């Protein structure tokens, strides 16, 4: 450089096939029960769709470009 896969709360992971409830789990984080303390377990809250623009009544999901990430090929020494 080309080419293929990714890019979701601090982290890590579903949902992308088939566009449709203004995004679910876990962990981590505050607070609370409860316990003689604390660990455990319970229960409540707060946080995400990589940016930019198309399509479309509706976009995490489709199209288009930028960045960045693994990989496999290629120049280059």
């Nucleotide at each position: 450089g080309c080419c293929a896969g990714g890019g979701u709360g601090g982290c890590g992971u579903a949902a992308u096939u088939u566009g449709g409830c203004a995004a679910g789990c876990g962990u981590g984080g505050g607070g609370g029960a409860c316990u003689g303390u604390g660990g455990a377990u319970c229960c409540c809250c707060a946080g995400a769709u990589u940016c930019g623009g198309g399509u479309u009544c509706a976009a995490a999901u489709c199209c288009c470009g930028g960045c960045c990430c693994u990989g496999g090929c290629a120049c280059c020494a």